[in-house]
RNA sequence: GAUUUAUACCGAAGGGUGGAGAGAUCAGGCUCUGUGAAACCCUGGCAACCACUUUCCCGAUGGCUCGGGAAAAAAGGUGCCAAUGCCUGUCCCGCUUGCGGGAAACUAUAAAAU
Numbered sequence: 001g002a003u004u005u006a007u008a009c010c011g012a013a014g015g016g017u018g019g020a021g022a023g024a025u026c027a028g029g030c031u032c033u034g035u036g037a038a039a040c041c042c043u044g045g046c047a048a049c050c051a052c053u054u055u056c057c058c059g060a061u062g063g064c065u066c067g068g069g070a071a072a073a074a075a076g077g078u079g080c081c082a083a084u085g086c087c088u089g090u091c092c093c094g095c096u097u098g099c100g101g102g103a104a105a106c107u108a109u110a111a112a113a114u
Base pairs, nucleotide, nucleotide: 003112004111005110006109007108008107013043014042015041016040017039021032022031023030026089027088028087029086044081045080046079049077050076053072054071055070056069057068058067059066060065085106090103091102092101093100094099095098
């Protein structure tokens, strides 16, 4: 990097270096930004995908245990800490015809196997 599955309207910021952009890509809109963008570093935090631990329920086993579900906890591995993944773009549905709802595509993250 490609594949599969799951999730994406909740939540969580200070400092140092840096010095003009940033919000994935393209287009439109909108927003953030010299009261300091991106990036890097430090500290703190959020969350609960994986791992670990505890309790309960269901099933399997002669048993040790194993599988599934719920809840809690979380110090390890990741991730994340403006705005829904900032909004729209393609398709479908509804109606008051520019709004609402749904689905997809794309993207991101995790886990698995390669």

Background: A computed fold for a 114-nucleotide RNA, annotated as SAM riboswitch aptamer (S box leader). Its mean pLDDT, the model's own confidence on a scale to 100, is 83. The sequence was found by an Rfam model in a public genome assembly.